[in-house]
RNA sequence: GAAAGAAAAUGCCAAACCUGUUGAGAGACAGGGACGGAAAACUACGGGGCUUUUAUAGUCAGCCGGGUUGCCUUU
Numbered sequence: 001g002a003a004a005g006a007a008a009a010u011g012c013c014a015a016a017c018c019u020g021u022u023g024a025g026a027g028a029c030a031g032g033g034a035c036g037g038a039a040a041a042c043u044a045c046g047g048g049g050c051u052u053u054u055a056u057a058g059u060c061a062g063c064c065g066g067g068u069u070g071c072c073u074u075u
Base pairs, nucleotide, nucleotide: 002075003074004073005072012037013036017032018031019030020029021028022027035062041068042067043066045065046064047063048060049059050058051057052055
């Protein structure tokens, strides 16, 4: 450096739901919580879903694919 993997180890994230804030809404943020995740880190490039103020609009990365980056172990 490359590939594979989560058996071990340090750990990490956090679904549904509840509370508060925010938004027209989908949703987002903070706290609690833990279904799960080996990139459930980032990215809206392609597909797809959702919303509506129907627009060269918004949103979803924990829908699929792509791109970038990262810890541990083994080969």

The RNA shown here (c-di-GMP-I riboswitch aptamer) has 75 nucleotides and comes from Desulfocapsa sp. Lineage of the source: Bacteria > Pseudomonadati > Desulfobulbia > Desulfobulbales > Desulfocapsa.